[in-house]
Annotation:
This is a predicted structure of a 72-nucleotide RNA (transfer RNA) from Yarrowia lipolytica. The sequence is in RNAcentral, with records from ENA, Ensembl Fungi, GtRNAdb and Rfam. Model confidence (mean pLDDT): 82 of 100. The organism belongs to Yarrowia, within Eukaryota. It matches the Rfam family "tRNA". RNAcentral records the identical sequence in 5 taxa.

């Protein structure tokens, strides 16, 4: 240089092009003498960034950033 992969809440991690699931953690409550465990509930991501296509994009296309792999 070229080719390919990953990027989604604080962390991990899903999602045939149809409007972002779940777990951990956090917060509140129940339970308990208290704590932990257990149970119930809540908040929290416009999906690395910028464009494009589409009625509609995490998903498709272009560019770009970071990390990784392969190759000369």
């Nucleotide at each position: 240089g070229c080719u390919c992969c990953a990027c989604u809440g604080g962390c991990c991690a899903a999602a045939u092009g149809g409007u972002a699931a779940g777990g951990c953690g956090u917060c509140c409550g129940c339970c308990u003498c208290c704590u932990a465990a257990g149970c119930g509930g809540a908040a929290g991501a416009c999906u690395g960034c910028g464009g494009g296509u589409u009625c509609g994009a995490g998903u498709c296309c272009c560019g770009u950033g970071u990390g990784g792999a392969g190759u000369g």